The part of an RNA shown here (large-subunit ribosomal RNA, half A) has 1733 nucleotides and comes from a Melioribacteraceae bacterium. RNAcentral holds the full RNA, with entries from ENA. Model confidence (mean pLDDT): 80 of 100. Taxonomically the source falls in Melioribacteraceae (Bacteria, Ignavibacteriota, Ignavibacteria, Ignavibacteriales).
Context: one part of a larger RNA
């Protein structure tokens, strides 16, 4: 360390349950609001953070109903209190109702501040408080009232239950995309969709024919089922899509302009000389009491067989009664009676009465026992209700326990509905009829022409409908429309308007349901838009369970403990113990068997030795279990591939979820079932109903007949002049509808994840970039420009020297910006930083705080930079499930068959569509297919030839030619020159063939074999990347594990055996099992089965066990040839001579350096003018060659088997090793064995087929990816019959049986309340992988790391415990900071007390961390009350399709201007605030005084008025001079010294304000008076301007620091002990000068200089208009007043901005000494620290 029990932890899976969700159904409601919403903010409680409930009457008041014994809300305890005199609770009506928010008095950073009038309280007065009003539009009234008489515009006031603002969809309008598909893309689609806007309503819109139709007719509109995916339309692509008709819901019609009148109304004209008229009859007249015109009002009128209007004709109740001249008629008006009509749509309220219904509630039957058990409702027995057996709950499952449940009953009040009736309101003189020469019947309209948009319709031949431009009609004898137009005919009557019902939604209210979820589901939320994320729009979670009941552990004990635990103890059960039901894997442990330290690897399998455990027994077995010594075989899973152990993908482990679904009168195909020459309904209605069903409806489709382009004809019909004809139907009798399920198809997101983009609409300039207003800051030192002075110099200038001056996008150089090189960091100390080092640093400079520019947009000194840590188009959210020919991943089992990688075409190549290859049905049975073999055809390849067509060697032969020769020319010889035709010989070819197979193909009335396998039809697929080997090619180099074709096999998708290992090779096709048998390729000494077989040969080489050309007296056989007893070959002995040193050459050349030769010749047995070695050259030693000894074979050549060098790379390895040599190697022959999942026996399973003894038999057959077909199995829900269960359900853990198998059954233990069989039926119905998603746990690993290397050390406190707290004492760091104040931000970190579980990089006793109490004090100091700047907003107003945009007058708005208080003490925490003292600023009264006014008007108030004045830039240098410092002095204390001292050092301290008084240095300046005045929008005594005097220089005057006096001595100036919240003791002082110096202040001064440098209002001053007015101003003195909000604390930081207690960033003030120029550099004060191991 493995395994395997068994027992734990961590863990929250599963069962099991539901408080909350989903989805419909029926009801109600469909809006709330200036009478202040909706949503918020802050409060109320005895205590009280949160939620709920309320509003200062605040967890509530009040009446009225209703119920009832307790109550004081979730929520417990305690206190304190209410109730039968009715509390608490439920309900109806009221009352209150803080402060924002349309937000409305004005103003603002929402939840604040600040005003005014009136009225009250209060005060001596003012401040102060309390009610109530005060927005802006619109509409209406009234006063008013410019230019401009009249009037308007405008102004002011008054009235409004008048808009305003919120709200989920639906709903109508104005604008309006894009991914998208079209396999690109522009017309087209997406789609008028999304999205932005504006209105309304409970619904909207629409709507009472200028309609549809067609010769027949209908009668607004909506909506729904058909018509019909029809008719069209359309790059005639994608796609888009209707109407008429017919069936149903549901019903309703009506008003006005006009024409005519009018004794009304205004205005205008005309008009008493009497007009225009009136006038019915007479008569006489009337006429400002007219008349005519235009408006308004009123009456009359609304229609398409045209209406109406004016004329004319006839009729039509009644009364009162004015009035016009008389009469008479006749009109207007009222009265009575009749009539209609409504709470409405046509006008709009109310009010009783009834009933119904809602807003509280009420009555409601029946049950006991046994038996377990904590507990009875289980379970036994034996009863009851039931108009009530729905449902919940009660300690387990209840008709009779509770609450309901079926039936009944019930409202002071408040609502709604309905009917009645009051009520209202209307008609009431008009009605008919007639004529038609009159009158009217909707104009910038119909219409047109052009440009557009809408309809199904995209301009087209395009009607109808809307309108941007330009034109422009009629009035019934009109006009319009019928699908360009004409015509006839038909149907209508446009340019006004209203108008329910049937339809379309639910945010909200109740009631009910559910083949919907059950805590990774079900809304995001069993509650939350909350924590959190982000400047902001936004975005957004996790998390449920004790127990029947807290009965929630009294008490004791370890323990530092209130942490934990161990016992007590409750409880049915504590392994139910507030980290709590069930408690699974992962993952960490503890015991225990077995095993493991010479032994390598997919961890398994198959065999198996020991050892331990259980049972059972016949005591020796036997049967199971655990462990596994040892050996044999074995390279996961998915995915994607021609191919994967691959070193190609993907997964750390588990566990829970996680992907082919659903709609649709859509198509199509099969099943099934109903009717059947028919079949069937849709919407829709109507009826019983818990759930659900049944009827009615025939509308409308399909089928019964085709044919034709169509008319049209029709069992036939097109064609055609016509067919004997040809197509296409009919005849052979002939099936279709409908409704479910399955298969596949369309349209939708359509199997699931997954893009970069694109396009709406918002939200963002707290980073940043630029701009704009207003502020601030830049230590020190260096240079020395212009100008200027003097001096030189010149006719005068120029120039020149010296000084002065003090420029500069100058120099060096700190704050500060910036970041140049390196170095470190690199899972940082930091998402851009240290550390060194650099650049700029008076300037185009650097920084605050406030604003502006916003996304195809800004900004940009320009890098495509920046626009909130990733910009060649910012971020959110919508369209959207955007599209993805791409890639990944897609879940149970078992049986059958079983591909493809190919042709054709494709903006097509890694995509597809068709055909081919698979698979299921169904037909065909003709002898179809298939294959051998016969027989008859086809061919032109291999092979082969050269006969053609090219190509070619040689020779012969001979035309031409060259070239020599003869030649004067012709000719003419000669040729080892080329060479044609022909001849002999040889020989080539894919594109040569005189020839020419095999194999292949068709054919057949043959012949066997095979038995439907062939076709046909219809559903359904997958393949279109293939590969290796052989043959025959083609490319290439007759290379490639290369490519490409052609065939075959195999692999793909094929296991098994050989090949060592090794898809494809060689054998061989795996339905399962066997410890039987043959045998195949290959083998048979050991690894390792099987022959150490056999005959014979061969190899020596470690060949066998890699390779060539060549190479060699390897060895073998076999053959050719020569020598050879007249003696070969080899070897030994002897010779090897002589002309001669051959000639030349050479210094020499002699056999042997080179050259030359017929290299000759002599002796010889034989001997080269020499084979080599060798010399200087000779010599010498050989050798050929001779002879002798010896005694049989010796040479040379060819063809063969096996061997040999040739053979040089990288771990030992080129036999699989070990080994092997007459072999275990070759070669040939021989017999046995072994050897596979092949056969073959024997036993089982499955499909098919066939048979019959129908339950048995025989046949054949069963590898398998993609894919097809077919059976099952499980999970969750449901119906129905049933069963189980507290004597224990599901769910977990284990074991045993069983099924081919997914499964599936019994039993043990844990669990404690459900489950669940058959048979159906529906489905959020199976997971190992998707870089899946969520939560758990591993592993790296007890590892890196504990964030500046300024530094700790000791003693003593506390305390369980001290490196870290606390005290003290050394040491150390900072000190232009690592001190102090303060602005921003946080927003309770502050102070005290308590704790230490988290947090803090450790530990804590300590903290900035819990808890709890405490704390912030203002006339002057900040802010508002004042003021204006950029910028904002913005009444009127101008511009815009709409939101909205700009903008006047006004407002707002600091980073500016205005503006009064100091010093000292106090607290645990606050101080310019509190306390002491001293001051000052405003405002009231009083009382004193001066001065001035009372109508010649002091003084104010309104009316935004004039002037000053406020008020400004940047460098310079000089000065003055606080503050500070430093020496002295002085005081006090120490040291020191034998003592003293007027001695020496040394240490510390010698300090004080506003304010009042003075008015000094210096700085500015010409003042003062008087007079006129055209200018200052009107005036002005003011200001500007002129004129006069006066002063003449610094007197005055203006500004103005400091010094010095008083403030102010009473202040402050001192501590020591000690038992330390604190006590006690002791209580004294100096308190002056020089000096050196500043960046305070003078001083907004002064000097230069060019870039010419805010506004306003406090403040002074002047007058106007009007109103109030008798006191007013101004010193002094008393005395009252001065609200409101900030105030703690940190604030270069541990508190603020970077996620963190983070080396990083953060604006402004103050910054001592010594060194030095210095704020540089080092050390140091004060003061702070030692960085949290």
């Nucleotide at each position: 360390g493995g395994c395997a029990c068994a027992c734990g932890g961590u863990g929250g899976a599963u069962g099991c349950c539901u408080u909350g969700g989903c989805a419909c159904a029926g009801a109600g409601a469909g809006g709330c609001g200036a009478u202040g919403a909706a949503g918020g903010a802050c409060g109320u409680g005895a205590c009280u953070a949160c939620c709920u409930a309320c509003g200062a009457u605040a967890u509530g008041c009040u009446g009225c109903g209703g119920u009832u014994a307790g109550a004081u809300g979730g929520a417990a305890a305690u206190a304190a209190u209410c109730u039968a005199a009715g509390a608490c609770c439920c309900g109806c009506a009221g009352a209150u109702u803080u402060c924002c928010g349309a937000a409305u008095g004005g103003g603002g950073c929402a939840a604040c501040c600040c005003u005014c009038u009136c009225c009250g309280a209060g005060u001596a007065a003012u401040g102060u408080c309390g009610g109530a009003g005060a927005a802006u539009c619109c509409u209406c009234a009234a006063c008013u009232g410019a230019a401009u008489c009249c009037a308007u515009a405008g102004g002011u006031u008054g009235a409004g239950u008048g808009a305003a603002g919120c709200u989920a969809a639906c709903c109508c309008g104005g604008g309006g995309a894009a991914c998208u598909g079209a396999a690109a893309c522009a017309u087209c689609u997406a789609a008028g969709u999304a999205c932005c806007c504006g209105g309304a309503g409970g619904a909207a819109u629409a709507g009472a024919a200028a309609a549809u139709a067609a010769c027949a007719a209908u009668g607004a509109u909506u909506u729904c089922c058909c018509u019909a995916g029809u008719a069209g339309u359309g790059g005639c692509g994608a796609g888009c899509g209707a109407a008429c008709g017919g069936g149903a819901a549901a019903c309703a019609g009506c008003u006005u302009a006009a024409a005519c009148c009018u004794u009304c109304c205004a205005a205008u004209a005309u008009g008493u000389u009497a007009a225009a008229g009136a006038u019915c009859g007479u008569a006489a007249u009337c006429g400002u009491u007219g008349u005519a015109u235009u408006g308004g009002a009123g009456g009359u009128g609304u229609u398409g067989u045209g209406g109406g209007a004016c004329c004319u004709u006839u009729u039509a109740g009644a009364c009162u009664g004015a009035a016009u001249u008389a009469c008479g008629a006749a009109u207007a008006a009222g009265u009575c009676g009749a009539g209609a009509a409504g709470u409405a749509a046509a006008a709009a309220a109310u009010u009783a009465u009834a009933u119904u219904a809602u807003u509280a509630g009420u009555c409601g039957a029946a049950u006991u026992u046994u038996u377990u058990g904590g507990a009875a409702a289980a379970u036994u027995a034996a009863a009851c209700c039931a108009u009530a057996g729905a449902g919940g709950g009660u300690g387990a499952u209840a008709g009779u326990c509770c609450u309901g449940u079926a039936g009944g009953c019930g409202a002071a009040a408040a609502u709604a509905a309905u009917a009645u009736a009051a009520c209202u309101u209307c008609u009431u003189g008009g009605a008919a009829a007639g004529u038609g020469u009159u009158c009217c019947c909707a104009a910038g309209u119909a219409c047109c022409a052009c440009g557009a948009a809408g309809u199904g319709a995209g301009u087209g031949g395009a009607a109808u409908u809307u309108u941007g431009u330009g034109g422009g009609a009629a009035u019934c004898u009109g006009c319009c429309a019928g699908a360009a137009c004409c015509a006839u005919c038909u149907g209508g009557u446009a340019a006004a308007g209203c108008u329910a019902a049937a339809u379309a939604c639910u945010a909200c209210u109740c009631u009910g349901u559910g083949a919907c979820c059950g805590a990774u589901a079900g809304c995001g939320c069993a509650u939350a838009g909350u924590a959190c994320c982000g400047u902001g729009a936004g975005g957004g979670a996790a998390a449920g369970g004790u127990g029947a009941a807290a009965a929630g552990u009294a008490c004791u004990c370890c323990u530092a403990a209130u942490a934990g635990g161990a016992g007590a103890g409750u409880g049915a059960a504590a392994u139910a113990g507030u980290a709590c039901c069930u408690g699974a894997a992962a993952c960490c442990g503890u015991g225990u068997g077995c095993u493991u330290a010479c032994a390598a690897a997919c961890g398994g399998u198959u065999g198996g030795a020991g050892u331990c455990c259980c049972g059972a027994u016949u005591u020796a077995u036997c049967g199971g279990g655990a462990u596994g010594a040892c050996a044999g075989c074995g390279u996961g899973c998915c995915u994607u591939u021609u191919g994967g152990a691959u070193a190609a993908u993907g997964a750390g482990c588990c566990a829970a979820c996680g992907a082919g679904u659903u709609a649709c009168u859509c198509c199509u195909a099969g099943g099934u079932c109903g009717c059947u020459a028919g079949g069937u309904u849709a919407a829709u209605u109507c009826c019983c109903u818990u759930a659900g069903g049944g009827a009615a409806g025939u509308a409308u489709c399909c089928g019964c007949a085709g044919c034709g382009a169509a008319a049209g004809c029709a069992a036939g019909u097109c064609u055609g002049a016509a067919a004997u004809g040809g197509g296409c139907g009919a005849a052979c009798u002939a099936a279709g509808u409908g409704a479910c399920c399955u298969g596949g198809g369309g349209u939708a997101g359509a199997c699931g994840c997954g893009a970069a983009a694109c396009c709406g609409g918002g939200u963002g300039a707290u980073c940043u970039a630029c701009c704009c207003u207003u502020g601030u800051c830049c230590a020190g030192g260096a240079u020395g420009a212009a100008g200027u002075g003097a001096g030189g110099g010149u006719a005068a200038a120029a120039c020149c020297u010296c000084a002065u001056g003090g420029a500069g996008g100058u120099c060096c150089g700190a704050a500060c910006c910036a970041u140049u090189g390196c170095g470190g960091g690199u899972u940082g100390a930091a998402a851009a930083c240290c550390g060194c080092u650099u650049g700029g640093a008076u300037g185009a400079g650097g920084u605050g705080a406030g604003g502006g520019u916003a996304g195809g947009g800004g900004u940009g000194a320009a890098a495509g930079g920046c626009c909130a840590a990733c910009c060649a188009a910012a971020c959110c959210c919508g369209g959207a499930g955007a599209u993805a020919g791409c890639u990944c991943g897609u879940a149970u089992u078992c049986c059958u068959c079983g591909a493809a990688a190919u042709a054709g075409c494709u903006u097509u190549a890694g995509g597809g569509c068709u055909a081919g290859c698979c698979u299921c049905a169904a037909g065909c049975u003709a002898a179809a297919g298939u294959g051998u073999g016969a027989c008859g055809g086809a061919g032109g390849u291999a092979g082969a030839g050269c006969a053609c067509u090219g190509a070619u060697u040689g020779g012969g032969c001979u035309a031409g030619g060259g070239c020599c020769c003869u030649c004067a020319c012709a000719a003419g010889g000669g040729u080892a020159c080329c060479a044609a035709a022909c001849c002999c010989a040889g020989a080539c070819a894919a594109a040569c063939u005189c020839c020419g197979a095999a194999u292949u193909c068709c054919g057949u009335a043959c012949a066997c074999a095979u038995g439907u396998u062939c076709c046909u039809u219809g559903g359904g697929a997958g393949u279109c990347a293939g590969g290796c080997a052989g043959u025959g090619g083609g490319g290439g180099a007759u290379a490639a594990g290369c490519u490409u074709c052609a065939u075959u096999g195999c692999c793909a998708a094929g296991a098994g055996g050989g090949g060592a290992a090794c898809a494809a090779c060689c054998c061989a096709g795996a339905c399962c099992a066997a410890c039987a048998g043959c045998u195949a390729a290959g083998g048979u000494c050991c690894c390792u089965a099987a022959a150490u077989a056999g005959u014979g040969a061969u190899u020596a080489a470690c060949a066998g066990a890699g390779a060539a050309a060549g190479g060699a007296u390897g060895u073998u056989g076999a053959g050719u040839u020569g020598c050879u007893c007249a003696g070969a070959c080899a070897a030994c002995u002897a010779g090897g001579a002589u002309g001669u040193u051959g000639g030349c050459u050479u210094a020499g050349a002699a056999g042997c350096a080179g050259c030359c030769a017929u290299u000759c010749a002599u002796u010889u047995a034989a001997a080269g003018a020499g084979u080599g070695c060798g010399u200087a050259a000779u010599a010498g030693c050989u050798c050929a060659c001779u002879a002798g000894u010896c005694a049989a074979g010796c040479g040379a050549c060819u063809c063969g088997g096996c061997g040999u060098c040739g053979a040089c790379a990288a771990u030992u390895u080129g036999c699989g090793g070990g080994a092997c040599u007459u072999a275990a190697a070759u070669c040939a022959c021989u017999u046995a064995c072994c050897g596979a999942a092949g056969c073959u026996u024997u036993g089982g399973g499955c499909u098919c087929c066939g048979a019959u003894u129908u339950a048995u038999c025989g046949g054949a057959g069963c590898g398998g990816u993609a894919g097809a077909g077919g059976a099952a199995c499980a999970u969750u829900c449901u119906a129905u019959c049933g069963a189980c269960a507290u004597u224990g359900a599901a769910g977990c853990c284990g074991u045993a049986c069983u099924g081919c198998g997914a499964g599936g059954u019994a039993u043990g233990g844990u669990g404690g309340a459900g489950u669940u069989u058959a048979u159906a039926g529906a489905a959020a119905a199976g997971c190992a992988a998707a870089u899946g998603u969520u939560g758990g746990c591993a592993u790296a690993a007890g590892u890196a790391a504990c964030g500046a290397u300024a530094a700790c050390a000791a003693a003593g406190a506390u305390g369980a415990a001290a490196a870290a707290u606390c005290u003290u004492u050394g040491c150390g760091c900072c000190g232009a900071a690592a001190a102090u104040c303060u602005a921003a931000g946080g927003u309770u970190u502050c102070c005290u007390g308590a704790g230490c579980a988290a947090c803090g990089u450790u530990a804590a006793u300590c903290g900035u961390c819990u808890c709890a109490g405490g704390g912030u004090u203002a006339g002057u100091c900040g802010g508002a009350u004042c003021c204006u700047a950029a910028g904002c907003c913005g009444a009127g107003g101008c511009u815009g399709a709409a939101a909205a945009g700009c903008g006047u007058a006004g407002g707002u708005g600091a980073u500016g201007g205005a503006c009064a208080a100091c010093a000292g003490g106090u607290u645990a925490a606050u101080a310019u605030u509190c306390c002491u003292g001293u001051a000052c600023c405003u405002g009231g009264u009083a009382u004193a005084g001066u001065u001035u006014g009372u109508u010649u008007g002091a003084c104010u108030g309104u009316a935004a008025g004039g002037a000053g004045g406020g008020a400004c830039g940047c460098a310079g240098a000089a000065g003055u001079g606080a503050a500070g410092g430093u020496c002295a002095g002085c005081c006090a204390c120490c040291u020191g010294u034998c003592g003293g001292a007027u001695u020496a050092g040394g240490u510390g301290g010698u300090c004080u304000a506003a304010g009042c008084g003075u008015g000094u240095a210096g700085g500015u300046u010409u003042g003062a008076a008087g007079a006129g005045u055209a200018g200052g929008c009107a005036a002005a005594u003011c200001c500007g301007c002129u004129c006069u005097u006066c002063u003449u220089u610094a007197a005055g005057a203006c500004c103005g620091a400091g010094a010095c006096g008083c403030g102010a001595a009473c202040g402050g100036g001192a501590g020591g002990g000690c038992u330390u919240a604190g006590c006690c003791c002791a209580u004294a002082a100096a308190c002056u000068g020089a000096u050196c110096g500043u960046a305070a202040u003078c001083a907004u001064a002064c000097u230069g200089c060019c870039g010419a440098g805010a506004a306003a209002a406090u403040c002074u001053u002047c007058g106007u208009a009007u109103g109030g007015g008798a006191g007013a101003a101004c010193u002094a003195u008393a005395u009252c007043g001065g609200a409101c909000c900030g105030u703690a604390c940190c604030g270069c930081a541990a508190a603020c901005c970077g996620a963190c207690a983070c080396a990083g960033g953060u604006a402004g003030a103050u910054g001592g000494g010594a060194u030095g120029a210095g704020u540089a550099u080092u050390c140091u004060c004060a003061g702070g620290c030692g960085c949290u191991c």